[in-house]
This is a predicted structure of a 474-nucleotide part of an RNA (small-subunit ribosomal RNA, 5' domain) from Leucaena leucocephala.

Context: one part of a larger RNA
């Protein structure tokens, strides 16, 4: 001296742009964050012979994405560089195809139970929901042969627009080499452990797993044990080797109260899904039930310390649905906080041999100082009042933000400077008051009757909406 997601003394005038639980992966009160929907049922309102909108449950899709946090992980998790056996919903491009019949369940109607929460029972009934038969450039298999499919809607119609089987492509997952922190006051460690054929599992490859079999396997180039740790692009400090660190923002991994499962699905062993088990909460008619903020926001508590229970689908994206449209604490903003960067501003000109004060003083003087008053100008700001955006593409609509940027007009120097130092390192000095006291201090050290290191006082550096000190890193 730079830095920093910072704290804190003291002070605080605008603007833009970022950043804001580093601690308890500590508990959560309220609301809000995932829905949609030309399949097909059924009930309800309007409304009158066109239709229009609510609700339930059936059925598609979607919820596996976006958002959070870093607790586990020293490990093929991550990083580099490469690529073996596979799979892919939606999306693009191609080639072909949808014959024929059944039987339910929900809703809904009645019965029935209960504080409630989840229900039971009986009958009814649609579907692109679900099942047989049939056909197949497609599988399996040396061949002979065998195995699998589909649905419709919407319109007056043209046309759309959805279903099945391949085949190609985008984009996504899925395996092995290298490197990856500290301890030997951790030296041995290993039983599915290490290979074999063989068999199951898988989308697929592998002891992934099971039986049998051989006895291997790894280790001072540090095994295994034990500590700590998300990892990487970055980010900081350096001239540079190199050192620290891994907030915001990307990109990967792990996790969703704690441990375990496993369904459904193209894809999860699933953060606002499901069982089980534990801890805690909360409701109950004690019989039994509900819940999960490491999403926005907010609360406690923990802490030196870290913000609004705000606004909108207008833009960007993301579901859904043919669309219109709906949802969308992602996101766009706005609010708070000098937390940080950067940028303006607290006025300009004239104004004496030079005001008063307070300082020093060899009493002649110095200095504070053109600094002030006074004179005149401006109007960055700043009040008041008018007009008023871009961001909106693509013919018309569509602006939260916003009566915000900006801009015209009036008004007045008016609304605006501290803070730290000054023995020397280190820019800045005097006089007075304590008298080894009271106190200073980074450290050297000062303080015992003239303290240039202490107090407060004058002046002086310094820096500047900040400055000082404490942490940390270099």
């Nucleotide at each position: 001296g730079g830095a920093u997601g910072a704290a804190u003394c003291c002070u605080g005038g605008c603007g833009g742009c970022a950043u804001a639980c580093u601690u308890a992966a500590c508990a959560c009160a309220u609301g809000c964050a995932g829905g949609u929907u030309a399949g097909a049922u059924g009930g309800g309102a309007a409304g009158u012979g066109g239709u229009u909108u609510c609700c339930a449950g059936u059925g598609g899709c979607a919820g596996a994405c976006a958002g959070g946090u870093g607790a586990g992980u020293a490990a093929c998790g991550c990083g580099u560089a490469a690529g073996a056996a596979c799979c892919u919903a939606c999306c693009c491009u191609u080639g072909g195809g949808a014959g024929g019949g059944g039987a339910a369940c929900a809703a809904c109607a009645g019965u029935u139970a209960u504080a409630a929460a989840c229900g039971a029972c009986u009958g009814c009934u649609a579907a692109u929901a679900c099942c047989c038969c049939g056909u197949a450039g497609g599988c399996u298999g040396a061949g002979a042969a065998g195995c699998a499919a589909a649905a419709g809607g919407a319109g007056g119609a043209a046309u759309c627009u959805g279903c099945c089987c391949g085949a190609g492509g985008a984009g996504g997952g899925g395996a092995a080499c290298c490197a990856u922190c500290u301890g030997a006051u951790u030296a041995g460690c290993u039983a599915g452990u290490u290979g074999g054929g063989a068999a199951g599992u898988c989308a697929a490859u592998a002891g992934u797993u099971u039986a049998c079999u051989a006895a291997g396997g790894u280790g001072a180039u540090g095994a295994u044990c034990a500590g700590u740790a998300g990892c990487u692009g970055g980010u900081u400090c350096a001239a540079g080797a190199g050192g620290a660190u891994g907030a915001u923002c990307a990109g990967c991994c792990a996790c969703a109260c704690u441990a375990g499962g496993a369904c459904u699905g193209a894809a999860g062993c699933a953060u606002g899904g499901c069982c089980c088990a534990g801890a805690c909460u909360c409701c109950u008619a004690u019989g039994g039930g509900a819940g999960g903020c490491a999403a926005c926001a907010g609360u406690g508590g923990g802490g030196a310390a870290u913000u609004u229970u705000c606004u909108g689908u207008a833009a960007u994206g993301g579901g859904u649905g043919a669309a219109a449209g709906c949802c969308u604490g992602a996101u766009a903003g706005a609010g708070c906080a000098a937390u940080g960067c950067c940028g303006c501003u607290u006025g300009g000109a004239g104004g004496u041999a030079g005001a008063a004060g307070g300082c020093c003083u060899a009493c002649g003087a110095g200095g504070c100082a053109u600094u002030a008053a006074c004179u005149u100008c401006u109007u960055u700001u700043c009040u008041c009042a008018g007009a008023g955006a871009a961001g909106a593409a693509g013919g018309g609509a569509u602006g939260c933000u916003a009566g915000u940027a900006u801009u015209u007009g009036g008004g007045g120097a008016a609304u605006a400077a501290a803070c730290a130092u000054c023995g020397g390192c280190u820019a800045a000095c005097u006089a007075u008051g304590u008298g080894c006291u009271a106190g200073u201090a980074g450290g050297c050290a000062u303080g015992g009757u003239a303290a240039g290191a202490c107090a407060g006082a004058g002046g002086a550096u310094g820096c500047a909406a900040g400055c000082g000190u404490u942490a940390u890193c270099u």